Annotation:
The prediction has a mean pLDDT of 81. Transfer RNA from a Candidatus Dojkabacteria bacterium, 73 nucleotides, folded computationally. Rfam family: tRNA. By type it is a transfer RNA. About the family: Transfer RNA (tRNA) molecules are approximately 80 nucleotides in length. The RNAcentral record of the sequence draws on ENA.
RNA sequence: GCCGUUAUAGCUCAGCUGGUAGAGCACACCCAUGGUAAGGGUGGGGUCUGCGGUUCAAGUCCGCAUAACGGCU
Numbered sequence: 001g002c003c004g005u006u007a008u009a010g011c012u013c014a015g016c017u018g019g020u021a022g023a024g025c026a027c028a029c030c031c032a033u034g035g036u037a038a039g040g041g042u043g044g045g046g047u048c049u050g051c052g053g054u055u056c057a058a059g060u061c062c063g064c065a066u067a068a069c070g071g072c073u
Stems, first nucleotide, its partner, number of pairs: 001072007010025004019056001027043005049065005
């Protein structure tokens, strides 16, 4: 220098053929127990890496940039 993959909650990750974002763990509260752990329930927490484009509508498609990882030279 060129190519590819990845970027979504505090962490690990889903999200199909574009239709208004979820799970587990963690956290707060409640149930339950003589008490604790385990267990059950409820809740909070997101500008989906950034900037543009396409579209009635973009986490999803396209371009560029940034970062991490890998490959080639």